Molecule: transfer RNA
Organism: Chelydra serpentina
RNA sequence: GCCCCAGUGGCCUAAUGGAUACAGCAUUGGCUUUCUAUGUUAGAGAUUGUGGGUUCAAGUCCCAUCUGGGGUA
Numbered sequence: 001g002c003c004c005c006a007g008u009g010g011c012c013u014a015a016u017g018g019a020u021a022c023a024g025c026a027u028u029g030g031c032u033u034u035c036u037a038u039g040u041u042a043g044a045g046a047u048u049g050u051g052g053g054u055u056c057a058a059g060u061c062c063c064a065u066c067u068g069g070g071g072u073a
Stems, first nucleotide, its partner, number of pairs: 001072007010025002018056001027043005049065005
């Protein structure tokens, strides 16, 4: 240089092109407890790496690009 894969809450992870983007862990409040832990319940937290494009509608399709990993000479 070329080819392939991945990038989504703090961490990990899901999604048939179609409702307000899923669940778990962590975190915060309430209840429970003499206190803590456990249990239970409610909440907050994401412009889906970045920039464009296609589409009535894009995390998903297309182009470019960045980061990481792998392959090739």